[in-house]
Molecule: Glycine riboswitch aptamer
Organism: Thermovorax subterraneus
RNA sequence: AUGAUGGGUGUGGGAGAGACCCCUUUAAGGGGCGCCGAAGGGGUAAGCGGCGAUGCCCGCGAAACUCUCAGGCAAAAGGACCGCAUCCGGACA
Repeated sequence: AUGAUGGGUGUGGGAGAGACCCCUUUAAGGGGCGCCGAAGGGGUAAGCGGCGAUGCCCGCGAAACUCUCAGGCAAAAGGACCGCAUCCGGACA
């Protein structure tokens, strides 16, 4: 089972912040200052567990919170997330 959670593909939507300065230059590259939070990554509250130690202890532990490592700061691309189509899958009953 008139198919849950989840996942793939296609498609529509989808924010923020420098078209900054210097060196160099065909291109690439190097340096400086200022920012953003929505790829990814780190941190953690409740809770759960542990103990020679009961502790401001240790371990596990979510986010759109937080950090800004990575990434990004015209357009394009990317983009968490959301809608639609379709496929995979097969939970409760």